Record summary: RNAcentral holds the full RNA, with entries from SILVA. This is a predicted structure of a 467-nucleotide part of an RNA (small-subunit ribosomal RNA, 5' domain) from Silybum marianum. The organism belongs to Silybum, within Eukaryota. Its mean pLDDT, the model's own confidence on a scale to 100, is 85. Rfam family: Bacterial small subunit ribosomal RNA.
[in-house]
Context: one part of a larger RNA
RNA sequence: GGAUGAACGCUGGCGGCAUACUUAACACAUGCAAGUCGGACGGGAAGUGGUGUUUCGGACGGGUGAGUAACGCGUAAGAACCUGCCCUUGGGAGGGGAACAACAGCUGGAAACGGCUGCUAAUACCCCGUAGGCUGAGGAGCAAAAGGAGGAAUCCGCUCGAGGAGGGGCUCGCGUCUGAUUAGCGAGUUGGUGAGGUAAUAGCUUACCAAGGCGAUGAUCAGUAGCUGGUCCGAGAGGAUGAUCAGCCACACUGGGACUGAGACACGGCCCAGCCUCCUACGGGAGGCAGCAGUGGGGAAUUUUCCGCAAUGGGCGAAAGCCUGACGGAGCAAUGCCGCGUGGAGGUAGAAGGCCCACGGUUGUAAAGCUCUUUCGCACGUGACGAUGAUGACGGUAACGUGAGAAGAAGCCCCGGCUAACUUCGUGCCAGCAGCCGCGGUAAUACGAAGGGGGCUAGCGUUGUUC
Numbered sequence: 001g002g003a004u005g006a007a008c009g010c011u012g013g014c015g016g017c018a019u020a021c022u023u024a025a026c027a028c029a030u031g032c033a034a035g036u037c038g039g040a041c042g043g044g045a046a047g048u049g050g051u052g053u054u055u056c057g058g059a060c061g062g063g064u065g066a067g068u069a070a071c072g073c074g075u076a077a078g079a080a081c082c083u084g085c086c087c088u089u090g091g092g093a094g095g096g097g098a099a100c101a102a103c104a105g106c107u108g109g110a111a112a113c114g115g116c117u118g119c120u121a122a123u124a125c126c127c128c129g130u131a132g133g134c135u136g137a138g139g140a141g142c143a144a145a146a147g148g149a150g151g152a153a154u155c156c157g158c159u160c161g162a163g164g165a166g167g168g169g170c171u172c173g174c175g176u177c178u179g180a181u182u183a184g185c186g187a188g189u190u191g192g193u194g195a196g197g198u199a200a201u202a203g204c205u206u207a208c209c210a211a212g213g214c215g216a217u218g219a220u221c222a223g224u225a226g227c228u229g230g231u232c233c234g235a236g237a238g239g240a241u242g243a244u245c246a247g248c249c250a251c252a253c254u255g256g257g258a259c260u261g262a263g264a265c266a267c268g269g270c271c272c273a274g275c276c277u278c279c280u281a282c283g284g285g286a287g288g289c290a291g292c293a294g295u296g297g298g299g300a301a302u303u304u305u306c307c308g309c310a311a312u313g314g315g316c317g318a319a320a321g322c323c324u325g326a327c328g329g330a331g332c333a334a335u336g337c338c339g340c341g342u343g344g345a346g347g348u349a350g351a352a353g354g355c356c357c358a359c360g361g362u363u364g365u366a367a368a369g370c371u372c373u374u375u376c377g378c379a380c381g382u383g384a385c386g387a388u389g390a391u392g393a394c395g396g397u398a399a400c401g402u403g404a405g406a407a408g409a410a411g412c413c414c415c416g417g418c419u420a421a422c423u424u425c426g427u428g429c430c431a432g433c434a435g436c437c438g439c440g441g442u443a444a445u446a447c448g449a450a451g452g453g454g455g456c457u458a459g460c461g462u463u464g465u466u467c
Stems, first nucleotide, its partner, number of pairs: 001467004006463005013340006019333001021298001026296003030293003035056001040053002063251003072176004077171002081168003086164007094128004103118006133142003147156003177223003184214002189211008226248004230241004253274005276287004304330001306329003312326001313324004343372002353363004376408001378403005386394001411456005416437003422451005432439002
């Protein structure tokens, strides 16, 4: 000198665009944040609302960085895999059956939530038949389907193959912090065979057999840490860093487990254990903000319990549409960057006042007075783009027009050297200053004040961190 998610002190006019718990992955009151389809179904005269069975979606989007030194990430490859919705393409949908909710009746419990009996539908469930698929080497075995809307055309679905796209799982070369005051580590450990298991490879698991495997090119252990694109500094080499945005990973009160499903071992799903909080009729139950706001706490320190689905995107739906704290916006904060303003011209009696060695100089064209303008702001009026037909939260906002009037708008730090800028007074090794050198013990350009000056400017200084 640069940079900063900054903080603190003094000061503070406007706008645009960004950014905002870096600390306690501490605990959370309250509200909202994931639903949707009546064109799958029962029930109902119909309408409306609710509930139930079923389908699809709650594995995306949003948050956080605790853990992780690892095929976690980055990069370059690979073979033994899966893939709902989407696209292309080839076939198919024949026959039959049994239930369970809702509902009705009875009934348990304070509640949460149930129990028994009976009835019923389906794109829910099951069986048989069929199969250019799979298995298997011979003549065998296994596995499908569903309807709905419409007057109809037809449309939306269902099922089995093949291919694709996008997505995902797995393997591997190389790269990826510090410590040797951590030198040996490991027993499913390293490999093989059989068996099991997985979507798939594999000690992934198991029985048996062999005794291998890693390590001074640093194993193991310990500490620290999410990784990257990037960001900051630097001429570069390189150093530091990983907020916002984007990609990947991990986590969801703590630990463990599986279920469902194309996909999870699942933030707002389930089960078990633990911790804490709450309800209770003491028998038993409920909850998990590292979603958006917000509260307490911690801290030098970080915002509103706002508006809207109008746009973009997502889920469901044939559609109308519904949902969406994603998102679009507004609010708060000089937190940052950028832009603008706080007036312009002219004006010497060089006014008054201040300061100084005091006829004088300086403050200083600075002010006053004269004249001009009106950016921003203010008042009034018009009033968007964003929305290809309709639909605008923002918003009566931006912008434009008219009007008044210099009117409403300047501070902070420094002046011994480094380092731009000097005098007077006060103080007297005191009070104090200080980044380093160092100032101060009676003429201090270094302390405090004043006048003057220098620097930057809606900021200026200080502190922290980093190059």